[in-house]
This is a predicted structure of a 116-nucleotide RNA (SAM riboswitch aptamer (S box leader)). The sequence was found by an Rfam model in a public genome assembly. The prediction has a mean pLDDT of 78.
RNA sequence: AUUUUAUCCAGAGUGGCGGAGGGAACUGCCCGACGAAGCCACGACAACCUACAAUUGUGCAAGGUGUCAAUUCAGUAGUUAUGGAUGGCGGCGGUCAUCCUACACGAAGAUGAGAU
Repeated sequence: AUUUUAUCCAGAGUGGCGGAGGGAACUGCCCGACGAAGCCACGACAACCUACAAUUGUGCAAGGUGUCAAUUCAGUAGUUAUGGAUGGCGGCGGUCAUCCUACACGAAGAUGAGAU
């Protein structure tokens, strides 16, 4: 880097250095001199992998990652009613066409684990 798979509405920050950006991209909306990014120290959260304990879905938090503003901050290409709008037909039960929207899926992204 490519790919497979799981998860993404919960949770958790202080200090030092630094000195203007940051929240992936676009649009929006936010955060930021009451100090952004980044680096360091010490913490914390979580429980994907390993270990350990228990033994059938759980504990633990030692090791490897990850994370610590806002739901992945919100929306996004695309697909889709069981909801709705308009119109046509109708045997009055419906049915057809076009369109809109919610949810969901999906796309994109992030992280873990595996493969190449």